[in-house]
Context: one part of a larger RNA
């Protein structure tokens, strides 16, 4: 050098399993509920099956009666109209401490005695006779008709029971059938139509952005900056506003000039009203900001409604849909002597598509025709559809019991990058050090290095790179804990503080805790700091984190949740190559 063999597992981001964590999907499923929408059970009611006789009482219609008091007025005048007469031996007026009734100084009705008049029209009153007739209002009475209701009773529907009976070739004390008996009874039961009501059951929903997701915040429109002197321009960049207001705060004609300062002037003051001067705009402009404007767009007054109708060249904006500006023409107007000006407001926010519904007009259509229903068309109106280009008229949660498809487009470990933070170090030197910046310490600041912390980023890995700590065994750095050698000291010595060189060797045993760490005990020359995938699980353990069981506290209506706690909880297989150890052959 070549080639074996027996072992060990550091590497092959070794094998196994399209990651179970995380996130995404207009994927799924289980479960919950005061999510939404349904269904069933159940409850209540109407109708049918469903009939007889009574009693009671509500409503309504008709008939006959009755009732009605402001003051004044013979008086208890319900209202309106007609009407000059009406009633009366078929009993007027009157009488009587007869009776009944009503709303009781009174009215109405009935009986008794008696026997011929009584009441109107004329005066007073807003209105004149219940003299008479008709209609009618308020309250009441009687009768008749119609009709919902309530209660009782009946038996014939219906129903229950029968170890009653019969059965026609056996049997029926198995169910059932006929007949009979008894109980219930127009109830119950059944059908149908409504109302209510159980996650009992079913279906389904539960937005997006996001320097991972969740929590928070935001989602449309306006103004400014960013924005790089046209326009446009992003971010969970920095500041603020809007979801209207106004019949004058609109139009026109015409007039005026502010805020502030300095002065003069009774009460009067810093500041009220008033005079002079300076002042170009610092005031005011309904409200945010920006841009405007003194021929004012600011502040008054007069007259008014252009806060019009029908078109519209052309621009501007722009994916589309929207949005913006607009001369001019026609109609009919406002102000003004007139020329002009006026299609709301100094401008830019003050908003919502389509469908559907409503409403006003209409020279349109009208299913054989005439109408109509309905539709069209021109106006108007109804949406925190605010997740604001609005999926539906109508929608919340939970999953550690979970599942699927994907994702390193996206988190947790490790690596990478950065180096805010952190560690080390240097510069300057205010000050402390009795004096003295630098023996020693060093503020306020500034410059570097390292890549051990906490982070930022999200580049590799989600068809898997096993995660804290222990045990075992390895190597390296030096910013040096001990041991070695120097400097310098506020070095007398012993100790000590600081600093330079130096990595050869060393750097303990225990208690509590899963702990690294920390605390404690006893030693030691000393009990160093770090890297090595926070070295090392195909080397160990599995105490902790981090599945499924269970519990406590707390939270939630609940399913469930909790960097809160407690207990329990499968660590697999193999050694091909490189590497390493031992041992052979040539």
């Nucleotide at each position: 050098c070549c080639u074996g063999u027996a072992c060990c597992u550091g590497a092959a981001c070794a094998a196994a399993a399209a990651g179970a964590c995380c996130u995404u999907a207009u994927a799924a499923a289980g479960c919950u509920u005061u999510g939404c929408u349904a269904u069933u059970c159940c409850c209540u009611g109407g109708g049918a099956u469903u009939g007889u006789c009574u009693u009671u009482g509500g409503g309504u219609u008709c008939u006959u009666c009755u009732u009605g008091c402001g003051c004044a007025a013979c008086u208890u005048a319900g209202g309106u109209g007609g009407a000059a007469g009406g009633c009366g031996a078929a009993g007027a007026a009157g009488g009587a401490u007869c009776c009944c009734u009503c709303u009781u100084a009174g009215g109405g009705g009935g009986g008794c005695c008696u026997g011929a008049g009584c009441c109107a029209u004329u005066a007073g009153u807003g209105a004149u006779a219940u003299a008479c007739c008709a209609c009618u209002c308020u309250g009441g009475a009687a009768g008749a008709g119609c009709u919902a209701g309530a209660a009782u009773u009946c038996u014939a529907a219906c129903u229950u029971u029968g170890u009653g009976u019969c059965a026609g070739g056996a049997c029926c004390u198995a169910c059932g059938g006929g007949c009979c008996a008894a109980g219930g009874g127009a109830c119950a039961g059944u059908c149908u139509c409504a109302g209510g009501u159980a996650g009992a059951u079913a279906g389904u929903u539960u937005c997006u952005a996001u320097g991972g997701g969740g929590u928070g915040u935001a989602g449309g429109c306006c103004u400014c900056c960013c924005a790089a002197a046209a326009g446009g321009u992003a971010a969970c960049g920095g500041a603020g506003g809007c979801g209207u207001g106004c019949a004058a705060a609109g139009g026109u004609u015409u007039c005026c000039u502010u805020a502030g300062g300095c002065u003069g002037g009774a009460c009067g003051g810093a500041a009220a009203u008033u005079g002079a001067c300076c002042c170009u705009c610092a005031a005011g402009u309904g409200c945010a900001a920006a841009g405007g404007a003194a021929a004012a767009a600011g502040g008054g007054a007069g007259c008014u409604u252009g806060a019009c109708u029908g078109c519209a060249a052309g621009a501007c904006c722009c994916a589309c849909c929207c949005a913006u500006c607009g001369a001019g023409c026609a109609g009919g107007g406002a102000c003004a002597c007139a020329a002009u000006u006026c299609u709301c407001c100094c401008u830019u926010a003050g908003u919502g598509a389509u469908c559907c519904a409503a409403u006003g007009g209409u020279a349109c259509c009208a299913a054989g025709u005439g109408g109509a229903a309905g539709g069209g068309u021109c106006g108007u109106c109804g949406c925190u559809c605010a997740a604001u280009g609005g999926a539906u008229a109508a929608a919340a949660g939970u999953u550690a019991c979970u599942c699927u498809a994907g994702g390193g487009a996206u988190a947790a470990c490790a690596g990478g990058u950065u180096g805010a933070u952190u560690u080390u170090u240097c510069c300057c030197a205010a000050g402390a050090g009795u004096u003295c910046g630098c023996a020693u310490c060093g503020a306020c600041g500034g410059g570097a290095a390292g890549g051990u912390u906490u982070g930022g980023c999200a580049c590799u890995u989600c068809u898997a790179u096993g995660u804290c700590a222990u045990c075992u065994c390895u190597u390296c750095a030096c910013c040096a804990c001990c041991u070695g050698g120097g400097g310098a000291g506020g070095u007398a010595g012993u100790a000590c503080a600081u600093u330079c060189c130096a990595a050869g060797g060393g750097u303990u045993g225990g208690g509590u805790u899963g702990u690294u760490c920390u605390c404690c005990c006893a030693u030691u020359a000393a009990a160093g700091u770090g890297g090595u995938a926070c070295a090392u699980g195909a080397g160990u353990u599995g105490g902790g984190u981090u599945c499924a069981g269970a519990a406590u506290g707390u939270u939630g209506u609940g399913a469930g949740g909790c960097a809160a706690u407690u207990u329990g909880g499968u660590c697999c297989a193999u050694a091909u190559u490189c590497g390493g150890u031992g041992u052979g052959g040539c």